[in-house]
């Protein structure tokens, strides 16, 4: 030097969770914390996950909206409750495959740089 990788040194990082803050959201950054971790540095290139918008599809019927039926109001081409029924913009929820924006490098590869030096 390339490769490994210790109950060796010396330095380093800092999931969970809390408190602050950005952010629709994934999730980032700052403080504490300290299960890790030998590249847990650093780069979204390739894949996986997740979030998010658009599209489809199903579901739902609170609300809305249209009829029907009943009751009721000294307001009667009308209101106002109840009940059955229909629609599906829009809200909600689930799946989906395609687009499109984002998160994660402490999920995997790849890339790239680095402290140490037992076997």
């Nucleotide at each position: 030097c390339c490769a490994c990788g210790a109950u060796a040194a010396u330095a380093g990082c800092a999931a969970a969770c809390c408190g602050g803050u950005c952010g629709c959201a994934a999730g980032g950054c700052c403080g504490g914390g300290u299960c890790g971790c030998a590249a847990a540095g650093c780069c979204a290139u390739g894949g996986g996950u997740c979030u998010u918008g658009c599209u489809g599809c199903g579901c739902u019927a609170a609300c809305a909206u249209c009829g029907g039926c009943a009751u009721u109001c000294g307001c009667c081409u009308g209101g106002a409750u109840g009940c059955c029924g229909g629609u599906u913009c829009g809200u909600g929820c689930g799946c989906a495959c395609g687009c499109g924006a984002g998160a994660u490098c402490g999920c995997c590869a790849g890339g790239u740089u680095a402290c140490c030096g037992a076997a």